[in-house]
RNA sequence: UGUACUAGAGCGCUCAAUCCGUCCUUGCGGCGGAGCGGGGGAACCAACUUUCUGGGGUGAAUCCCGGUGGCAACAUCGGGUAGGGUUACUCUUUGAUCCGAACCCGCCAGCUAACCUCGUCAGCGUGAAAGAGAGUAUGU
Numbered sequence: 001u002g003u004a005c006u007a008g009a010g011c012g013c014u015c016a017a018u019c020c021g022u023c024c025u026u027g028c029g030g031c032g033g034a035g036c037g038g039g040g041g042a043a044c045c046a047a048c049u050u051u052c053u054g055g056g057g058u059g060a061a062u063c064c065c066g067g068u069g070g071c072a073a074c075a076u077c078g079g080g081u082a083g084g085g086u087u088a089c090u091c092u093u094u095g096a097u098c099c100g101a102a103c104c105c106g107c108c109a110g111c112u113a114a115c116c117u118c119g120u121c122a123g124c125g126u127g128a129a130a131g132a133g134a135g136u137a138u139g140u
Stems, first nucleotide, its partner, number of pairs: 001139006011125004018034006024027001035120006045110001054108001055105004063080007083099005089133006
């Protein structure tokens, strides 16, 4: 410096949700450890009279408009939206596409060393191009 290529279910993606050991009653099993991820909790700092118009937490998952029901709170349906995921080496841009839920605490929580405590489920099989970079193979 040219050319070609980059992953394929024993793989990969969302998510904190993985790994190891052990027990038996062998299963969507129990227990323990590590890793990972949440919550509570001083000083300092921050905030400022707050305390039913309740408030707060996990999460991307908030807010707005319209229909229906309702006195209202709200429920439900539809459309959009803050925001988030995917597009199979990585990043950026454009495009495409999907999500935009659910749950918990119970009048209480700013931050937060020590310390305390909880979770480690579930779901899925791919979706274009440009630029830059990385790597592999081969040639000059």
A computed fold for a 140-nucleotide RNA from a Bacillota bacterium, annotated as c-di-AMP riboswitch aptamer (ydaO/yuaA leader). The prediction has a mean pLDDT of 76. Rfam family: c-di-AMP riboswitch aptamer (ydaO/yuaA leader). From the family's description: This family represents a conserved RNA structure found upstream of the ydaO and yuaA genes in Bacillus subtilis and related genes in other bacteria. Taxonomically the source falls in Bacillota (Bacteria, Bacillati).